[in-house]
Molecule: SAM riboswitch aptamer (S box leader)
Organism: Arthrobacter sp.
């Protein structure tokens, strides 16, 4: 960016700087706020959107290795079961990318809503 996908009732806060609004727009409530809010900046946390590693564990699949039955003149073939590798996927766990940390996206209503990841252009 009138374009696409997912998500948006869980969860996570100190400190320092500033100084008056602020909770995304409008309307109407509600809250936060000179006991310093929003914002900004470290720093810690939460989550688990992408991608990589990395491990042991479960499915589910292919290659093969070893035994056992069965079939067969024989090659071949089929079925168990043991073992190792390899792939995919689900857990998990570490770092990165980003992203969040008052109140359900503060609650209702309204719009070509609006955030955030991911892919794009």
């Nucleotide at each position: 960016c009138a374009a696409c996908c997912a998500u948006c009732a869980a969860g996570a806060g100190c400190g320092g700087c500033u100084g008056a609004g602020a909770g995304a727009u409008c309307u109407g409530g509600c809250u936060c706020g000179u006991u310093g809010a929003c914002g900004c900046c470290g720093c810690a946390g939460c989550a688990a959107c992408c991608a990589u590693c990395a491990c042991g564990u479960g499915a589910u699949g292919g290659c093969a290795u070893u035994c056992c039955u069965c079939c067969u003149u024989c090659a071949a073939g089929a079925g168990g079961a043991u073992c190792u590798c390899c792939a995919u996927c689900a857990a998990u766990g570490a770092g990165g990318g980003u992203g969040c940390u008052a109140a359900g996206g503060c609650c209702a209503g309204a719009a070509g809503c609006g955030a955030u990841g991911g892919a794009g252009c």